[in-house]
RNA sequence: GGGCUGGUAGAUCAACGGCAGAUCGUCUCGUUCGCAACGAGGAGGUUCUGGGUUCAAAUCCCAGCCAGUCCA
Numbered sequence: 001g002g003g004c005u006g007g008u009a010g011a012u013c014a015a016c017g018g019c020a021g022a023u024c025g026u027c028u029c030g031u032u033c034g035c036a037a038c039g040a041g042g043a044g045g046u047u048c049u050g051g052g053u054u055c056a057a058a059u060c061c062c063a064g065c066c067a068g069u070c071c072a
C1' cells in the first nucleotide's frame, strides 16, 4: 500500500428498510436476624464520524477514523 471482517447500553452480543432488545452488571423494593440465592420493578443508547438514497436507515451506497486478519 491492497483485500476481507467488525464498530449498537458499563460488559458480551442480537436486531431481513418500519422507529433498538437480550443476558450479565448496576440501582430500588420484597424475602432473611444479616448475607447470598431467588422474585418484582427501574435507570442506562446522538447505533464510530460526515455525506447520499428513501415516506422511513443501526440496516443500503460513498468517504473517513479505529480494531482484527490475510497478501505484498
Base pairs, nucleotide, nucleotide: 001071002070003069004068005067006066007065010024011023012022013021018055026042027041028040029039030038048064049063050062051061052060
Molecule: transfer RNA
Organism: Candidatus Aenigmatarchaeia archaeon